Large-subunit ribosomal RNA, domain I from a Chitinophagaceae bacterium, 533 nucleotides, folded computationally. Rfam family: Bacterial large subunit ribosomal RNA. RNAcentral holds the full RNA, with entries from ENA. The source organism's lineage runs through Bacteria, Pseudomonadati, Bacteroidota, Chitinophagia and Chitinophagaceae. Its mean pLDDT, the model's own confidence on a scale to 100, is 82.
Context: one part of a larger RNA
RNA sequence: GGUGUAUGGUGGAUGCCUUGGAUCUGAUAGGCGAUGAAGGACGUGGUAAGCUGCGAUAAGCCGAGGGGAGCUGCAUACGAGCAUUAUAUCCUCGGAUUUCCGAAUAGGACAACCCUCCGUGUUGAAGACACGGAAUCCCAAUUUAUUGGGAAGCCAACCUCCUGAACUGAAACAUCUAAGUAGGGAGUGGAAAAGAAAACAAACGUGAUUCCCCCAGUAGUGGCGAGCGAAAAGGGAGAAGCCCAAACCUAAGCAUUUUUGCUUAGGGGUUGUAGGACCACAUACGACAAUCAACAUCAAGUAGAAUCAUCUGGAAAGUUGAGCCAUAGCGGGUGAUAGCCCCGUAUGCGUUAAUUGUUGUGCGUCAGUGAGUUCCUGAGUAGCGCGGGACCAGAGAAAUCCUGUGUGAAUUUGCCGGUACCAUCCGGUAAGGCUAAAUACUCAUCAGAUACCGAUAGUGAACCAGUACCGUAAGGGAAAGGUGAAAAGUACCCUAAAUAAGGGAGUGAAAUAGUACCUGAAACCGUACACCU
Numbered sequence: 001g002g003u004g005u006a007u008g009g010u011g012g013a014u015g016c017c018u019u020g021g022a023u024c025u026g027a028u029a030g031g032c033g034a035u036g037a038a039g040g041a042c043g044u045g046g047u048a049a050g051c052u053g054c055g056a057u058a059a060g061c062c063g064a065g066g067g068g069a070g071c072u073g074c075a076u077a078c079g080a081g082c083a084u085u086a087u088a089u090c091c092u093c094g095g096a097u098u099u100c101c102g103a104a105u106a107g108g109a110c111a112a113c114c115c116u117c118c119g120u121g122u123u124g125a126a127g128a129c130a131c132g133g134a135a136u137c138c139c140a141a142u143u144u145a146u147u148g149g150g151a152a153g154c155c156a157a158c159c160u161c162c163u164g165a166a167c168u169g170a171a172a173c174a175u176c177u178a179a180g181u182a183g184g185g186a187g188u189g190g191a192a193a194a195g196a197a198a199a200c201a202a203a204c205g206u207g208a209u210u211c212c213c214c215c216a217g218u219a220g221u222g223g224c225g226a227g228c229g230a231a232a233a234g235g236g237a238g239a240a241g242c243c244c245a246a247a248c249c250u251a252a253g254c255a256u257u258u259u260u261g262c263u264u265a266g267g268g269g270u271u272g273u274a275g276g277a278c279c280a281c282a283u284a285c286g287a288c289a290a291u292c293a294a295c296a297u298c299a300a301g302u303a304g305a306a307u308c309a310u311c312u313g314g315a316a317a318g319u320u321g322a323g324c325c326a327u328a329g330c331g332g333g334u335g336a337u338a339g340c341c342c343c344g345u346a347u348g349c350g351u352u353a354a355u356u357g358u359u360g361u362g363c364g365u366c367a368g369u370g371a372g373u374u375c376c377u378g379a380g381u382a383g384c385g386c387g388g389g390a391c392c393a394g395a396g397a398a399a400u401c402c403u404g405u406g407u408g409a410a411u412u413u414g415c416c417g418g419u420a421c422c423a424u425c426c427g428g429u430a431a432g433g434c435u436a437a438a439u440a441c442u443c444a445u446c447a448g449a450u451a452c453c454g455a456u457a458g459u460g461a462a463c464c465a466g467u468a469c470c471g472u473a474a475g476g477g478a479a480a481g482g483u484g485a486a487a488a489g490u491a492c493c494c495u496a497a498a499u500a501a502g503g504g505a506g507u508g509a510a511a512u513a514g515u516a517c518c519u520g521a522a523a524c525c526g527u528a529c530a531c532c533u
Stems, first nucleotide, its partner, number of pairs: 001532009015518001016482002020453002022450007029442002031154002039101003042055003046078002050074002061095006070082003107114002116134007136151007158189001159187005169176001173223001199206002210237004220228002241434003244378001248267008272412001274377004279370003286366003292360005301349003307322003311318001323340002325329001331343003383407008393419001414429005469476002489517001492504004
């Protein structure tokens, strides 16, 4: 030095565990903010560095309710106290306080700081202090320089609108694709958007919108390449319809050629088997979403059944024997595996305000018939030319929709559409507006689930993590869980280089479970013995 056996060190794999995650389901909520938010700075405890809570009333103050023996957060020590049958701690609801910064708003500033003016008060003055006010924009009112109201800023996704790429694919690349995607901007809501036919259809009919299945990878489109890609019908979810402008009438004001015009307000009226105004007649019944009342719903919480012995063991919930409850044998804990030990569970009870729902009430709104053809029925609109864009449709034979630009109608005997265009036929009534539900999403709250993970996994983060640390900055971004049933966390003695470490002793079932602590693999490093060189 090698091999083997035994026994250690080091190391932290593996096994077991779970406080944390992942993905969903059902409900709730879908906002907060000048009454100062989100987010912070600084304070605040008897001792107090951190986290948590709170704000100079500062781990808290007041009220209502609950609860009932302990309590002064994490946090295990000392000290000083509170409470014990009901004013402790604690839980729920409501209120008070709430420094400074921050939209930050008197002015300024290198956020958490500096500082001005006005009014009132402490004073008679100066000064100081305390309280209140003083930003900008928009709207309204009036006494025209004041008052009142609103906005702003933050927030995960969903939604609408505006703007809008490239990589890539086409095996290169230019039309095309990626894609109206990513990114940027504006804005609303709990949903948003859309929406009550100038719609489809096809000679039969349907009857606003939205979403799902299907139609269908079809019809189409396409350097007819790569690719892109509908709709009617059918089946479902859900269903809800309405209001103006105008004609005409009335009133007020203004103007006026003196009978008209304009403005404002009220009435009237709202559609395609055309409707309405105007004229004539008629006035009953019914429908529905204000408001109010009643009932139900919602907090902390509360009642809640039934088991003993034997054996093994450190410990019984295990074994054996004999019982019991069950509208409760979901689950968790307890010294190993517990329906009957504990918390609970099923099922009852309680529950302020607010909320939501149901029923009733009924402010208010809506709703008729006939005749005639005088009036009204949305104009720089429809359409058209040129240039773009949206549709399945890349300009094409290209309808339909939007519009930058230029033109520019008709008026119910009207006008639009039915994929160039024309005729017939059919369907509809543009150029004003509102509208629940079915649909999308989850920053957040509550309850629950899983042929999801189990500490190099699962969130980056099971642990004081967006921390430590890195970077000028934007930004990047870790590692790190487990003694034991219970600290019973090793009194006392000894060695010693003396707060280390160890040997005894003691605790414990176990200390090779000793705060470098469950198990403790391998690499790596020793010790003893045997054999070989």